A computed fold for a 547-nucleotide part of an RNA from Fusibacter sp. A1, annotated as large-subunit ribosomal RNA, domain I.
Context: one part of a larger RNA
RNA sequence: AGCACAGGGUGAAUGCCUUGGCACUGAGAGCCGAUGAAGGACGUGGUAAGCUGCGAAAAGCUACGGGGAGUUGCAAGCAAACAUUGAUCCGUAGAUGUCCGAAUGGGGAAACCCGGCUAGAGUAAUGUCUAGUCACUAUGCACUGAAUACAUAGGUGUAUAGGGGGAACGUGGGGAACUGAAACAUCUAAGUACCCAUAGGAGUAGAAAGAAAAAUCGAUUUCCUAAGUAGCGGCGAGCGAACGGGAAAGAGCCCAAACCGCAUCCUUCGGGAUUCGGGGUUGUGGAUGAUCAACAACGUGAUGGAGGUAGCUUAGUAGAAGAGGUCUGGAAAGGCCCACCAUAGAGGGUGAUAGUCCCGUAAACGAAAAGCGAAGACCCACAGAUUAUUCCAGAGUACUACGAGGCACGUGAAACCUUGUAGGAAGCAGGGAGGACCAUCUCCCAAGGCUAAAUACUACUCAGUGACCGAUAGCGCAUAGUACCGUGAGGGAAAGGUGAAAAGAACCCCGGGAGGGGAGUGAAAUAGAACCUGAAACCCUGUGUUU
Numbered sequence: 001a002g003c004a005c006a007g008g009g010u011g012a013a014u015g016c017c018u019u020g021g022c023a024c025u026g027a028g029a030g031c032c033g034a035u036g037a038a039g040g041a042c043g044u045g046g047u048a049a050g051c052u053g054c055g056a057a058a059a060g061c062u063a064c065g066g067g068g069a070g071u072u073g074c075a076a077g078c079a080a081a082c083a084u085u086g087a088u089c090c091g092u093a094g095a096u097g098u099c100c101g102a103a104u105g106g107g108g109a110a111a112c113c114c115g116g117c118u119a120g121a122g123u124a125a126u127g128u129c130u131a132g133u134c135a136c137u138a139u140g141c142a143c144u145g146a147a148u149a150c151a152u153a154g155g156u157g158u159a160u161a162g163g164g165g166g167a168a169c170g171u172g173g174g175g176a177a178c179u180g181a182a183a184c185a186u187c188u189a190a191g192u193a194c195c196c197a198u199a200g201g202a203g204u205a206g207a208a209a210g211a212a213a214a215a216u217c218g219a220u221u222u223c224c225u226a227a228g229u230a231g232c233g234g235c236g237a238g239c240g241a242a243c244g245g246g247a248a249a250g251a252g253c254c255c256a257a258a259c260c261g262c263a264u265c266c267u268u269c270g271g272g273a274u275u276c277g278g279g280g281u282u283g284u285g286g287a288u289g290a291u292c293a294a295c296a297a298c299g300u301g302a303u304g305g306a307g308g309u310a311g312c313u314u315a316g317u318a319g320a321a322g323a324g325g326u327c328u329g330g331a332a333a334g335g336c337c338c339a340c341c342a343u344a345g346a347g348g349g350u351g352a353u354a355g356u357c358c359c360g361u362a363a364a365c366g367a368a369a370a371g372c373g374a375a376g377a378c379c380c381a382c383a384g385a386u387u388a389u390u391c392c393a394g395a396g397u398a399c400u401a402c403g404a405g406g407c408a409c410g411u412g413a414a415a416c417c418u419u420g421u422a423g424g425a426a427g428c429a430g431g432g433a434g435g436a437c438c439a440u441c442u443c444c445c446a447a448g449g450c451u452a453a454a455u456a457c458u459a460c461u462c463a464g465u466g467a468c469c470g471a472u473a474g475c476g477c478a479u480a481g482u483a484c485c486g487u488g489a490g491g492g493a494a495a496g497g498u499g500a501a502a503a504g505a506a507c508c509c510c511g512g513g514a515g516g517g518g519a520g521u522g523a524a525a526u527a528g529a530a531c532c533u534g535a536a537a538c539c540c541u542g543u544g545u546u547u
Stems, first nucleotide, its partner, number of pairs: 001546009015532001016497002020469002022466007029458002031165002039100003042055003046078002050074002061094006070082003105114003115134007136162009169200001170198005180187001184234001210217002221248005231239002252450003255394001259278003263274004283428001284393004288388005299382003304379002311372004316365002322338001324337004339356002341345001347359003399423008409435001430445005484491002504531001507518004
């Protein structure tokens, strides 16, 4: 030095565990904000660096409920206290709530600087302090008020609202490229990503100028189907309906106008204009006049109101049955033997595996306060028929041309919808549509508006589930957007396990200490805090053997 065996060191795999995640289900909730949010800065404890809580009234104050023996958070110790005259704790309501932040008195390099006014405190006086108030925009009202006579613009005051934040979902306005087409330009990706605006718990859409072709249906939305069909397409790549059928849900309404009327203003005295009230709302209707019926019973109301009932939510209460025997063991919940409960044998904990030890579970109860809230009742709203004449029925609209976009539809035979430019109707004997266009026939009534439910989503709360993970996994985080990196936008970790219980090793010895040897604890200390198990690489020691 090699090999073999044994024993160690190092190292952290593996096994087991789970405080944390992931995905979903069922309910709830679906906003917060000038009454100052979200998010922060700085403070705040007897001792206090961090987290949590809180705000100069600062791990807290008050009231009302719950609860019933300990308590002063994570988090030990010491100190000092509180508590059956009910503490700590839980719920509801309130008080306080520094500074920054939409940040709003002015400024500003966020958490800072400097002010005005009113009232008060203080000072001999000034300085100072306390409370309140002072941003901008829009709208209403009032008062003022230029050029410029009336007026208007403007100004001042006052009232109300807005401003900012939020995970996804919605609508609208803008809007790529990589990519695919085996290159690439039309096309695709895709109206996707992304940006902006803005709304709500949902949003959009919505009561036919519809669809159809049966003398049919009857608002919208969503799903299944029709169907990868009909079509579109450098007829390439690809894109891709509708009718009809079946389901979920179900709900319909209001204006404008004609006409009537009050008020105000203008007037050529014929009338006109404006606000408001009545009237009226449809494929034929309405107004007006006449005639008839009726005076509101039954009824319909989501979109209206008020009230808050039943009930629900936000603390909780109570909850059966073995401290059974014996064996092993450090420990019984395990084995053996014998009992009991069960509307409870879900689950978790307890020194190993517990229906009957603990927390719970089933079934049953419970609210002073706050919130939600049916049904019913109340208020309120809502309805005729016939006939005749005249009047009304949404205009720079429909439509046309040109240019675009949207429709599954790329200009095509290209209807339909939207509209940038130009032109520009009818008006009920009217008008639009039925995929060029015309006729016939059929359907419908544009150019005003509102409308629950079925649908989408989950930052958040509660309960639960898993042929989901188990610390290189599962979220990036068993917690951390921390440490660290970057001027910045931004990027972004690692890191779990003594033991049932600290019983965390008194005392002695070596040593400066670290560390170790005894002693002691413990079932175990090769469980000793660098702590469960403790593989391999790697490094040693001993024995044997070979050279």